[in-house]
Molecule: c-di-AMP riboswitch aptamer (ydaO/yuaA leader)
Organism: soil metagenome
RNA sequence: CGCCGAGUUCCCCGGGUCAGACCGGGGGAACGGGGGAACCGCUGGGAGCCGGACCGCUCUUUCCCGACUCCCAAGGGGCGAAUCGCCGCAGUGCCGCGGCGUAGGGCCACUCCUUCGGCCCGAGCCCGUCAGCUAACCCCGUAGGCCUUUGAAGGA
Numbered sequence: 001c002g003c004c005g006a007g008u009u010c011c012c013c014g015g016g017u018c019a020g021a022c023c024g025g026g027g028g029a030a031c032g033g034g035g036g037a038a039c040c041g042c043u044g045g046g047a048g049c050c051g052g053a054c055c056g057c058u059c060u061u062u063c064c065c066g067a068c069u070c071c072c073a074a075g076g077g078g079c080g081a082a083u084c085g086c087c088g089c090a091g092u093g094c095c096g097c098g099g100c101g102u103a104g105g106g107c108c109a110c111u112c113c114u115u116c117g118g119c120c121c122g123a124g125c126c127c128g129u130c131a132g133c134u135a136a137c138c139c140c141g142u143a144g145g146c147c148u149u150u151g152a153a154g155g156a
Stems, first nucleotide, its partner, number of pairs: 002146003008029008030142006040132001043073006050066003075130001076127004084101006104121005111156006
């Protein structure tokens, strides 16, 4: 200089210094995230009850659809691109390790868009039985980690 990422910037007070850097506290802007109405939407199984549909008529029953109540099973959710599948080893409920792919994501440096080509990632962490969407409103974050490669075409 440049890259991943929301993770930048300004002001005030105190400490510090010749002045700064820096440290602590507070406030604003900007960027990012969560919670939170109406309307709409919302897993599976069983039982009860009501309505509808079907049957030429009546009764009964079965099946189908919808609402309500109860019980059981399964928990559920957030940040992030980071999901899902197959195979092998181990294990023998789960969990784990490795490999090959994959949804998706990033880089190739003046910026943006499109196409082609090349190289990579496809993790991790958190809440704690609880949260769909969601106007007003409320709350939170402003970290951390990297570096020699710097391809092509078209348009703005």